[in-house]
RNA sequence: CCUUUAUCCAGAGAGGCGGAGGGACUAGGCCCUGCGAUGCCCAGCAACCAGUGAAUGCAAAAUACACUCACAAAGGUGCUAAUUCCUACAGAUUCGAAAAGAUCUGACAGAUAAGGG
Numbered sequence: 001c002c003u004u005u006a007u008c009c010a011g012a013g014a015g016g017c018g019g020a021g022g023g024a025c026u027a028g029g030c031c032c033u034g035c036g037a038u039g040c041c042c043a044g045c046a047a048c049c050a051g052u053g054a055a056u057g058c059a060a061a062a063u064a065c066a067c068u069c070a071c072a073a074a075g076g077u078g079c080u081a082a083u084u085c086c087u088a089c090a091g092a093u094u095c096g097a098a099a100a101g102a103u104c105u106g107a108c109a110g111a112u113a114a115g116g117g
Base pairs, nucleotide, nucleotide: 001117002116003115004114005113006112007111008110013042015041016040017039021032022031023030026088027087028086029085043080044079045078048076049075051071052070053069054068056066057065084109089106090105091104092103093102094101
């Protein structure tokens, strides 16, 4: 870098450093920010992987495999404004004379984890 699967309306500081932009990319909106943001450290949140226990399935059986639940944050990651901040493409419904709008679903893009190349 490519690819597969899963998840993405929950959660997380009024601390320190630091100084100017930041919210992935493009466009349009809308926001955050010297009452110091983004970032780094600490602190915290969270069960994706790993771990422990249990139920069920598959097996002749099992410590194996699948799946579910619980525990667990001292292991590997991740995350800590706003739904992934919203929209962009397609379809359905609705509203409307039309254009525009509203709601829902899916796709695209992206993020994270785990596996494969």
Annotation:
Predicted 3D model of a 117-nucleotide RNA (SAM riboswitch aptamer (S box leader)). The sequence was found by an Rfam model in a public genome assembly. Its Rfam family is "SAM riboswitch aptamer (S box leader)". Gene Ontology term of the family: regulation of gene expression. Model confidence (mean pLDDT): 85 of 100.